This is a predicted structure of a 155-nucleotide RNA (Lysine riboswitch aptamer) from Keratinibaculum paraultunense. Of the family's consensus pairs, 98% are formed in the model. The organism belongs to Keratinibaculum, within Bacteria. The coordinates come from a structure-prediction model, not an experiment, and the mean pLDDT is 78.
[in-house]
RNA sequence: AUGUAACUAAGGGGCUGCGGCUUGUUAAAAGUACUAUAAAUAUAGGAAAGGAACAGUCGCCGAAAUAUAGUAUAUCUAUAUUGGUAUUAUACUGAACAAGCAUAAUACUGUCAUUAGAAAAUUGCCCAAUUUUCUAAUGGAGCACUUAGUAUACA
Numbered sequence: 001a002u003g004u005a006a007c008u009a010a011g012g013g014g015c016u017g018c019g020g021c022u023u024g025u026u027a028a029a030a031g032u033a034c035u036a037u038a039a040a041u042a043u044a045g046g047a048a049a050g051g052a053a054c055a056g057u058c059g060c061c062g063a064a065a066u067a068u069a070g071u072a073u074a075u076c077u078a079u080a081u082u083g084g085u086a087u088u089a090u091a092c093u094g095a096a097c098a099a100g101c102a103u104a105a106u107a108c109u110g111u112c113a114u115u116a117g118a119a120a121a122u123u124g125c126c127c128a129a130u131u132u133u134c135u136a137a138u139g140g141a142g143c144a145c146u147u148a149g150u151a152u153a154c155a
Base pairs, nucleotide, nucleotide: 002155003154004153005152006150007149008148009147010146011145014061017060018059019058020057021056023055024054025053026052034045035044036043037042064082065081066080067079068078069077070076083109084108085107086106087105088104089103090102092100093099111140112139113138114137115136116135117134118133119132120131121130122129123128124127
C1' cells in the first nucleotide's frame, strides 16, 4: 500500500415504503340502536363504538407486522418468520361486497451473486484482460445492500 473481517457514521428502495396522532373533512355503520306519543305495528325525533379513505403532522428504513414462550390482561423481554407493493383465493375478525390479519398463487419492483450479450474507457499489444453502464435469465435474503471512515484484528 492492498484485501478481508469487525466496528462507526451517512444513505437508497416507494409519488400506494412502514408506523403513530385526544387533528380536520368525507363515506358507510343508519334512518339502525334508542326516546316520546299512540295502543297495535303508526307518527315524530334520532345516535354512538369499532374500523375505513383523503388531507395535515410527527417518528422512521426490521421501518413494522405476525406467532410462541416468559405469571403475561396492559406493558416489557427473548426466539422464530417476513426485502417491498399490488391483485386473487381460503380461514378468522367485522354491519359490510370496506378494511385488517395469516397462508398460498400470480404480477411488478429494489438489492446482491452467477452466466450470456451489447456499448464505452484503461492496460498490454492486434487480440485478450480489467472496470463501468445497459439488457436478459437463474438464484439468495434485510443482523441485508451502497458510500465513507478507523490509534482494531488477520493475510